RNA sequence: UUCUUAUCAAGAGCGGUGGAGGGAAUUGGCCCAAUGAAGCCCGGCAACCAUUAAGUGACUAACUCACUUAAAAAGGUGCUACAUCCAACUGAGCAAUAUAGCUUAGAAAGAUAAGAU
Numbered sequence: 001u002u003c004u005u006a007u008c009a010a011g012a013g014c015g016g017u018g019g020a021g022g023g024a025a026u027u028g029g030c031c032c033a034a035u036g037a038a039g040c041c042c043g044g045c046a047a048c049c050a051u052u053a054a055g056u057g058a059c060u061a062a063c064u065c066a067c068u069u070a071a072a073a074a075g076g077u078g079c080u081a082c083a084u085c086c087a088a089c090u091g092a093g094c095a096a097u098a099u100a101g102c103u104u105a106g107a108a109a110g111a112u113a114a115g116a117u
Base pairs, nucleotide, nucleotide: 002116003115004114005113006112007111008110013042015041016040017039021032022031023030026088027087028086029085043080044079045078047077048076049075051071052070053069054068055067056066057065058064084109089106090105091104092103093102094101
């Protein structure tokens, strides 16, 4: 890099530095930003893995494995405006008969974590 699984409407700054962009890509929107963007540092949050405890299942039992719940901490990553900022593709429903709108489910894509190659 690629693949698999799970999650993604919650949470988190009146800080320092920096000095013009940012919100993944394409398109169409919308929003943030010199009342200071991105990045870095500090602080904070707690999603996954790791930790502890209890319960359930597999095995006769133990060990082990899997799942669920709870707790503590922040160890490994991660995150720290707006739902993954909204939409695009497909289905259903409503509305409408005109370009096209609204709601909902799924897919695709993306992000994060764990594992595998």

The prediction has a mean pLDDT of 77. Predicted 3D model of a 117-nucleotide RNA (SAM riboswitch aptamer (S box leader)) from an uncultured Bacillaceae bacterium. It matches the Rfam family "SAM riboswitch aptamer (S box leader)". Gene Ontology term of the family: regulation of gene expression. Rfam describes the family as follows. The SAM riboswitch is found upstream of a number of genes which code for proteins involved in methionine or cysteine biosynthesis in Gram-positive bacteria. The model forms 97% of the base pairs in the Rfam consensus. The sequence was found by an Rfam model in a public genome assembly.